[in-house]
This is a predicted structure of a 1365-nucleotide RNA (small-subunit ribosomal RNA) from an uncultured bacterium. Its mean pLDDT, the model's own confidence on a scale to 100, is 85.
RNA sequence: CUGGCUCAGAUUGAACGCUAGCGGGAUGCUUUACACAUGCAAGUCGAACGGCAGCGCGAGAGAGCUUGCUCUCUUGGCGGCGAGUGGCGGACGGGUGAGUAAUAUAUCGGAACGUGCCCAGUAGCGGGGGAUAACUACUCGAAAGAGUGGCUAAUACCGCAUACGCCCUACGGGGGAAAGGGGGGGAUCGCAAGACCUCUCACUAUUGGAGCGGCCGAUAUCGGAUUAGCUAGUUGGUGGGGUAAAGGCUCACCAAGGCAACGAUCCGUAGCUGGUUUGAGAGGACGACCAGCCACACUGGGACUGAGACACGGCCCAGACUCCUACGGGAGGCAGCAGUGGGGAAUAUUGGACAAUGGGCGCAAGCCUGAUCCAGCCAUGCCGCGUGAGUGAUGAAGGCCCUAGGGUUGUAAAGCUCUUUCACCGGUGAAGAUAAUGACGGUAACCGGAGAAGAAGCCCCGGCUAACUACGUGCCAGCAGCCGCGGUAAUACGUAGGGGGCAAGCGUUAUCCGGAAUAACUGGGCGUAAAGGGUGCGUAGGCGGCCCUGCAAGUCAGAAGUGAAAGGCUACGGCUCAACCGUAGUAAGCUUUUGAAACUGUAGGGCUUGAGUGCAGGAGAGGAGAGUAGAAUUCCUAGUGUAGCGGUGAAAUGCGUAGAUAUUAGGAGGAAUACCAGUUGCGAAGGCGGCUCUCUGGACUGUAACUGACGCUGAGGCACGAAAGCGUGGGGAGCGAACAGGAUUAGAUACCCUGGUAGUCCACGCCGUAAACGAUGAGUGCUAGGUGUCGGGGGUUACCCCCCUCGGUGCCGCAGCUAACGCAUUAAGCACUCCGCCUGGGGAGUACGCUCGCAAGAGUGAAACUCAAAGGAAUUGACGGGGACCCGCACAAGUAGCGGAGCAUGUGGUUUAAUUCGAAGCAACGCGAAGAACCUUACCUAAGCUUGACAUCCCUCAGACCGCUUCUUAAUCGAAGCUUUCCCUUCGGGGACUGAGGUGACAGGUGGUGCAUGGUUGUCGUCAGCUCGUGUCGUGAGAUGUUGGGUUAAGUCCCGCAACGAGCGCAACCCUUAUCUUUAGUUGCCAGCAUUUCGGAUGGGCACUCUAGAGAGACUGCCGAGGAUAACUCGGAGGAAGGUGGGGAUGACGUCAAAUCAUCAUGCCCCUUAUGCUUAGGGCUACACACGUGCUACAAUGGCUAGUACAGAGAGUUGCGAAACCGCGAGGUCAAGCUAAUCUCUUAAAGCUAGUCUCAGUUCGGAUUGCAGGCUGAAACUCGCCUGCAUGAAGCUGGAGUUACUAGUAAUCGCGAAUCAGAAUGUCGCGGUGAAUGCGUUCCCGGGUCUUGUACACACCGCCCGUCA
Repeated sequence: CUGGCUCAGAUUGAACGCUAGCGGGAUGCUUUACACAUGCAAGUCGAACGGCAGCGCGAGAGAGCUUGCUCUCUUGGCGGCGAGUGGCGGACGGGUGAGUAAUAUAUCGGAACGUGCCCAGUAGCGGGGGAUAACUACUCGAAAGAGUGGCUAAUACCGCAUACGCCCUACGGGGGAAAGGGGGGGAUCGCAAGACCUCUCACUAUUGGAGCGGCCGAUAUCGGAUUAGCUAGUUGGUGGGGUAAAGGCUCACCAAGGCAACGAUCCGUAGCUGGUUUGAGAGGACGACCAGCCACACUGGGACUGAGACACGGCCCAGACUCCUACGGGAGGCAGCAGUGGGGAAUAUUGGACAAUGGGCGCAAGCCUGAUCCAGCCAUGCCGCGUGAGUGAUGAAGGCCCUAGGGUUGUAAAGCUCUUUCACCGGUGAAGAUAAUGACGGUAACCGGAGAAGAAGCCCCGGCUAACUACGUGCCAGCAGCCGCGGUAAUACGUAGGGGGCAAGCGUUAUCCGGAAUAACUGGGCGUAAAGGGUGCGUAGGCGGCCCUGCAAGUCAGAAGUGAAAGGCUACGGCUCAACCGUAGUAAGCUUUUGAAACUGUAGGGCUUGAGUGCAGGAGAGGAGAGUAGAAUUCCUAGUGUAGCGGUGAAAUGCGUAGAUAUUAGGAGGAAUACCAGUUGCGAAGGCGGCUCUCUGGACUGUAACUGACGCUGAGGCACGAAAGCGUGGGGAGCGAACAGGAUUAGAUACCCUGGUAGUCCACGCCGUAAACGAUGAGUGCUAGGUGUCGGGGGUUACCCCCCUCGGUGCCGCAGCUAACGCAUUAAGCACUCCGCCUGGGGAGUACGCUCGCAAGAGUGAAACUCAAAGGAAUUGACGGGGACCCGCACAAGUAGCGGAGCAUGUGGUUUAAUUCGAAGCAACGCGAAGAACCUUACCUAAGCUUGACAUCCCUCAGACCGCUUCUUAAUCGAAGCUUUCCCUUCGGGGACUGAGGUGACAGGUGGUGCAUGGUUGUCGUCAGCUCGUGUCGUGAGAUGUUGGGUUAAGUCCCGCAACGAGCGCAACCCUUAUCUUUAGUUGCCAGCAUUUCGGAUGGGCACUCUAGAGAGACUGCCGAGGAUAACUCGGAGGAAGGUGGGGAUGACGUCAAAUCAUCAUGCCCCUUAUGCUUAGGGCUACACACGUGCUACAAUGGCUAGUACAGAGAGUUGCGAAACCGCGAGGUCAAGCUAAUCUCUUAAAGCUAGUCUCAGUUCGGAUUGCAGGCUGAAACUCGCCUGCAUGAAGCUGGAGUUACUAGUAAUCGCGAAUCAGAAUGUCGCGGUGAAUGCGUUCCCGGGUCUUGUACACACCGCCCGUCA
């Protein structure tokens, strides 16, 4: 940088967890269109009718009597009215979303229709008839119900008459209606009812309207192409039929059409819309409540009635289910309101009222209305209010933390002074109602009362993300949205304190949008991150040069219609505010119409610059076919010739005495074309290479005659398409999968070698893929240059050069672009057009399906599941059996060893009561330990102590303390005794010190953690490195400096340089040693002089040595050569010393969680009559074994004996201890000197001079063992050292391998010291004698610098793949 994952916001018809004071106004089966008990949800009209079952009244009759009451009977006379006939309504209202991707919905249009009730107009309403329910009688049935006979009415039904308008018509004509009911009434008529008149409600016909409904069209409306073809009433016509109406709606005949890549058909999913939610918007998701439309009513089908239905609470049939039954038959449909069961994470009352709004019927009163209005339940969401206000510092108590000082909770509380919203109690009491009527409801509101009283939780506190500490836990328990947290010091788990957020709620889960520019129209990309098709030709489609004219589809402007209401937005208003509600205004879109004509489009006309043609040229491994040439390999024949050839890192298999290889000549055959040859040429790509001929494609240059936009791109389609592979037939020299053999190797199904089949070649036909790559699609225009090269043209010179230009092909490079790398007129720049492709990694280019293929396989191409990454470019390191350069006893060249033996010592292992602990490649192992018999000592066994062996504080008693003795014990412990009497004083006492007792704070711990630490140390490494400031470069990490050329031991120095400076390291300064000078001479020294016991012993002297102070000296200073005139290197002179003179001390930034809690210190944890303390004995010293480090040897450069010479550096009073004497000796006795240049340790040894041994397990070697002694120490058994005598083991120079050392070094020889009573072969020092080798840097090891690759960064002891468990 790309890219995914995740979070913070908003939302909800939600659910779950914890919690819960009040009110308002909303919402409330998203799942089983699952099944339903019970009640209710559609009736009404007596002013249509006959009637009278029930209720009431009146009248009449009768009876009882209490004389005005009761009872009985009759009477439709009246109020009314069950059932019935009839009318209107049950097609509205209410529910649900199963079906439906268009018979639907939305928007905008259309013509061929219907219409009850309502409104308006016109004309009517005359006169007859026959039935039938109810009812009654009988019959059947369990019931539901049914049948027969008889009676009766109507606004029920049917003719007749009339018909302005109406319908039909062949224009002659033909056809068709009605019903009455109620109120009132002066005259007239009538016995009465009534006639009659009038008003009204009905009725009939018809015209028009309004509203409603039916039909048609256009446009829009989810996903899948791994669904590509669908369709026979299908598309159209004619004619019948049918409908309210157009129409294949239906039928007969005729024609063969219709739809589809702008996605038909098929499959899946889904009611649609206004809107809701999110978003800056564009867009996305959704379609609860409210409103419009549609569809459905147990499932499927059907029609009837009617203005309207194919009808939720109608009918018929079929089916499933439930119920009743007398078994013969019947009944039912909550997706109406409540309610029940079931399902589910989950969704309410079997409430009140028709008071309001509306609906049905009715003249009306009225009746009905689970529509509706209200109430009930639920924090389900939205809105509002409250849980008190002021004051109050001893900063109370308690809690928590703490560095123990304090901090915090915190003005918080208490206390004091107030208030009363809400809730509670009492009272008054609406609007909703414009006369009556109020379910809500004694509700809202108002007034009064009491009292701070009744009212706070939930989540979070590692980062994202506001908010931190303690304890518990210890990869456990747990947390977690992502990253991740937890393995003993957890701000991440749990709890507490504190804090943060929201608040009657808070969290979690789920959903959708956002963030996500992560599908990109707004607004992304494709060289390397995912992504350019392998290439071309070309269809549809998309896009398209210049000028003029017309049209008006797109476009723009005006007007009109529509855009339902609600919602949203704005303004105002009403509930105290708000939520909520009311009023007004407002929009895209679609349609119609009028206009404009620039641009796009379309039609016409013209142009030449895009494109093409002609003509004239030259270039080319462009393609196809035919022929032909030489070199080489192989084979065959023949000759010469003899033992090998061939092959490899080395070999072997193989070939060869049957004559190979080699060589000569001749022949055969196939394949490929050396040199030329070139970041040269040609082609669309794949690709193309000897030469000649024939056929043929394209490009380029010049010219300017012709056509006149003829162009670009290109989904599908078609063609071409390396190698390998497949089919048929040829061919086959070389090469060569498979295969065989030989090698290599742990193995070697490989790399190497010897052979060798398909194949490679040709013809024809398939395949259709490659890192088919410039990892870069095609076309056009524009945007600095420089320099090569190929093919043309022009100018100029002609001897080349040179200049201009077109086309191709390379390199470098500016602007610009890019994440960077890089690209850069051959773009990856600036723009336009068209196509292809991408959307995290894996699963997977897999599976299934389909297409293609003879097959191999190709094309197309998922999902489940899983991860929080995968990836690109660049940076710094580290690493490489990458490269270059350099260094080091790193190798090499040498010397001496180790590894074999015996012993010493350390470690592992084993053993043990214990064998205390630590150290672990280099960088643990003669290390901590410069010294374990006791002690040390930390371990084991046993015994004992408990404020303790040690420190501080407090109280009481006693006394100086100290010291000494005895008993007991294994010892500490315990018991007893003796001795001793400090300082001050106001004489009361106080202080210091000690002992005993007591109490608790505490002591103590070599207990744990070196992975909590300090300090110290090791190591890389005495390697030459490690950094910083400023500047500059880079988006950045970072780079530069520090790289480069030289040089050095060195990042040492010089030069150069976008760097200039600086720091820590290097070097120097320090110590020591080597030379000289000077100062000073005792304990040191003695040249000369004197003395002498011959010893610097004495006098004397300080010259010399020496001692120890101060100085000098060495700096590449001088000369020469080389080098760049530098740094520096080499050689030389002088010098005691020469290029850092030798040695030491000195150790950069860092690495190894290196070592040490047992030196010490220290956090936390643990023990506290013990994990502390004391004591005795034991152990640390064990011993089948393995390893490390050393000593002594194996001998003659030696051993032994005798004599004899020369050091340095140290140590010494609890010490070194002379001399003398004793002892073979270790040593002892006595004891001088010395606090040390004086005395002592102290005879140095190797060496030298003689002698002996003579190559042997020895006169080498000394282990082991026996005896006898010595020393230290309370103590020498476990377990010390030494001496003498005796004994005399292994061992004759050491396998693989491995260590140290470059000069006074290795090797060899002795001496001293620390520790220490005693106890070194170890350690640390000292001097004596004193070598060999180094060509050189190829290799091994380690290190440094530069560079390169990287998938590593815990950094190659990395990472990672497969198999198995």